Background
A computed fold for a 75-nucleotide RNA from uncultured Desertimonas sp., annotated as transfer RNA. RNAcentral holds the sequence, with entries from MGnify. The coordinates come from a structure-prediction model, not an experiment, and the mean pLDDT is 82. Its Rfam family is "tRNA". The family's RNA type in Rfam is transfer RNA.
[in-house]
RNA sequence: GCCCCUGUAGCUCAGUCUGGAUAGAGCAGGGAGCUUCUAACUCUCAGGCCGCAGGUUCGAAUCCUGCCGGGGGCG
Numbered sequence: 001g002c003c004c005c006u007g008u009a010g011c012u013c014a015g016u017c018u019g020g021a022u023a024g025a026g027c028a029g030g031g032a033g034c035u036u037c038u039a040a041c042u043c044u045c046a047g048g049c050c051g052c053a054g055g056u057u058c059g060a061a062u063c064c065u066g067c068c069g070g071g072g073g074c075g
Stems, first nucleotide, its partner, number of pairs: 001074007010027004020058001029045005051067005
């Protein structure tokens, strides 16, 4: 230098292929219940403008372009 994969909540990921209106799950965290107390269990709450910037579109996490970070391969 070229090619491929990847970036979404504090962490691990789904959703992207086929654009549709409010972005989800588990764990972790806060509160409550239960318990003599803790753990476990149950209920509940909060947490993300989806790596950044442009473009297409009525509408973009999703499509296109450039850039940045991580991983792998080739030279």